A computed fold for a 68-nucleotide RNA from a Candidatus Bathyarchaeota archaeon, annotated as transfer RNA.
Lineage of the source: Archaea > Thermoproteati > Candidatus Bathyarchaeota.
Its Rfam family is "tRNA". Rfam describes the family as follows. Transfer RNA (tRNA) molecules are approximately 80 nucleotides in length. Rfam classes the family as a transfer RNA.
Model confidence (mean pLDDT): 83 of 100.
RNAcentral holds the sequence, with entries from ENA.
[in-house]
This record gives sequence, structure tokens and C1' cells, in this order.
RNA sequence: GCCGUAGCUCAGUAAGGUAGAGCGGCGGGCUCCAGACCCGUUGGUCGUGGGUUCAAAUCCCACCGGCC
Repeated sequence: GCCGUAGCUCAGUAAGGUAGAGCGGCGGGCUCCAGACCCGUUGGUCGUGGGUUCAAAUCCCACCGGCC
């Protein structure tokens, strides 16, 4: 200096405004069965603790962990 967001891989941060995608899990369809495909469903104290604000994943401070 960069990174930490769902079980996994990541977006969202510039311009603060109810947190998303793909994969996965579960149920169903299809199939002799399975895979693939299709439909539905399931998902998160946004690393931790404070601060600012009507409102923070997003801004500020400290700390923890990873990479350089």
C1' cells in the first nucleotide's frame, strides 16, 4: 500500500438511503436411474470495537487476520 461481504468465488464503496449475482444446499419437473436442463426455495452480526450522521458494507479512528 492492497484485501476481509452468503458454505465457496465475487459485485456493491467513486456520488451514504431497506445487501446482490454465479456456484452450492433443499423441494419439484424431466429421466428406467443418474447427469445436464427447467421451476421454486434457502441463504449474511458486510473481520472486531468505537465515532460521525436522521441513516454506514460505504465516511473517520483504533485493533485483528491475509498478501506485497